Predicted 3D model of an 87-nucleotide RNA (c-di-GMP-I riboswitch aptamer) from a Thermodesulfovibrionia bacterium.
The sequence was found by an Rfam model in a public genome assembly.
The prediction has a mean pLDDT of 85.
The organism belongs to Thermodesulfovibrionia, within Bacteria.
RNA sequence: UUCCGAUAAAGGUAAACCCUGGGUAACCAGGGGGCACAAAGCCAAGGGUCCUUAUAUGCACUCAUAUAAGGACAGCCGGUUGUCGAA
Numbered sequence: 001u002u003c004c005g006a007u008a009a010a011g012g013u014a015a016a017c018c019c020u021g022g023g024u025a026a027c028c029a030g031g032g033g034g035c036a037c038a039a040a041g042c043c044a045a046g047g048g049u050c051c052u053u054a055u056a057u058g059c060a061c062u063c064a065u066a067u068a069a070g071g072a073c074a075g076c077c078g079g080u081u082g083u084c085g086a087a
Stems, first nucleotide, its partner, number of pairs: 004085002012037002017032006035075001041080003046077002048073011
């Protein structure tokens, strides 16, 4: 330095759900909570998922699919940086 990851040490994050607020929505922020996490730190450029609007098609509305535009998700993959040190 790389791989690896202890019932190690020190610290960290916080799913569902509940309350308050924001957003048409996906979802976000704060408080409670704790399922889990060695990158559950950061990044929306690439793939993916989801939402909204418009258009087209389907007998076609409130449904489905496709395309376009604008958004959301980093706790889906990915990119990037990084703590500790038993085997």